Predicted 3D model of an 87-nucleotide RNA (transfer RNA) from an Actinomycetes bacterium. The organism belongs to Actinomycetes, within Bacteria.
RNA sequence: GCCCGGGUGGCGAAAUCGGCAGACGCGGCGGACUUAAAAUCCGCUAUCCGAAAGGAUGUACAGGUUCAAAUCCUGUCCCGGGCACCA
Numbered sequence: 001g002c003c004c005g006g007g008u009g010g011c012g013a014a015a016u017c018g019g020c021a022g023a024c025g026c027g028g029c030g031g032a033c034u035u036a037a038a039a040u041c042c043g044c045u046a047u048c049c050g051a052a053a054g055g056a057u058g059u060a061c062a063g064g065u066u067c068a069a070a071u072c073c074u075g076u077c078c079c080g081g082g083c084a085c086c087a
Stems, first nucleotide, its partner, number of pairs: 001083007010026003019067001027045006046057004060076005
């Protein structure tokens, strides 16, 4: 250099054909239970704004297509694998 696969919250991951992103699990926080703790159960848990209701943003990055993109197209960066070069 060429080809293939991949990049999603704090972590592991899901989203089957383009249609509510993060199901589910771990971790964390709050609560119940307990004399107290552990275990167990319940709720919350991407980011920002907000007292709340709610709003905005977000799937490596920059664009494009589309009513609608994690998903399709173009370019770039990074990771893994294969091939080539390496007199």
Its Rfam family is "tRNA". It was read from a public genome assembly.